[in-house]
RNA sequence: GGGCCGGUAGUUUAGUGGUAAAACGUCCCGUUCGCAACGGGAAGAUUGAGGGUUCGAUUCCCUUCCGGUCCA
Numbered sequence: 001g002g003g004c005c006g007g008u009a010g011u012u013u014a015g016u017g018g019u020a021a022a023a024c025g026u027c028c029c030g031u032u033c034g035c036a037a038c039g040g041g042a043a044g045a046u047u048g049a050g051g052g053u054u055c056g057a058u059u060c061c062c063u064u065c066c067g068g069u070c071c072a
Base pairs, nucleotide, nucleotide: 001071002070003069004068005067006066007065010024011023012022013021018055026042027041028040029039030038048064049063050062051061052060
């Protein structure tokens, strides 16, 4: 330098053109003498960044940044 894969909540991952889901974590309540576990509830993500297409983009297209991998 070129090819491919990935970037979504504090962490690990889903998702697919129609207002983003789960687990763990955090907070509150119940239970306990108390803690843990368990049960119930809540908050939390401008989907790496910018632009384009579209009525509508996490999803499609372009550029770019970061990480991984292969080739030279």
This is a predicted structure of a 72-nucleotide RNA (transfer RNA) from a bacterium. The coordinates come from a structure-prediction model, not an experiment, and the mean pLDDT is 83. It matches the Rfam family "tRNA". Rfam links the family to the GO term triplet codon-amino acid adaptor activity. By type it is a transfer RNA. The RNAcentral record of the sequence draws on ENA and MGnify.